[in-house]
RNA sequence: UGGCCCUUGGUGUAACGGUAGCACGAAGGUUUCUGGUACCUUUAGUCGGGGUUCGAAUCCCUGAGGGCCAA
Numbered sequence: 001u002g003g004c005c006c007u008u009g010g011u012g013u014a015a016c017g018g019u020a021g022c023a024c025g026a027a028g029g030u031u032u033c034u035g036g037u038a039c040c041u042u043u044a045g046u047c048g049g050g051g052u053u054c055g056a057a058u059c060c061c062u063g064a065g066g067g068c069c070a071a
Base pairs, nucleotide, nucleotide: 001070002069003068004067005066006065007064010024011023012022013021018054025043026042027041028040029039030038047063048062049061050060051059
């Protein structure tokens, strides 16, 4: 310098353009002498900005961060 890929709760990972789920974690509760297990409830998210669309995590443009390949 050129090309390609990725970005979703604290973590990992899903989601035909139509209600953002699941697991783990964390908090509270039941159970227990205590801890663990089990069960119940709660917690919290689409990298930023713009566009298309009745409707965008998803499509388009641009920016940011990370990675791979070539030179």
Transfer RNA from a Planctomycetota bacterium, 71 nucleotides, folded computationally. The coordinates come from a structure-prediction model, not an experiment, and the mean pLDDT is 81. The RNAcentral record of the sequence draws on ENA. Lineage of the source: Bacteria > Pseudomonadati > Planctomycetota. It matches the Rfam family "tRNA". It is annotated as a transfer RNA. Rfam describes the family as follows. Transfer RNA (tRNA) molecules are approximately 80 nucleotides in length.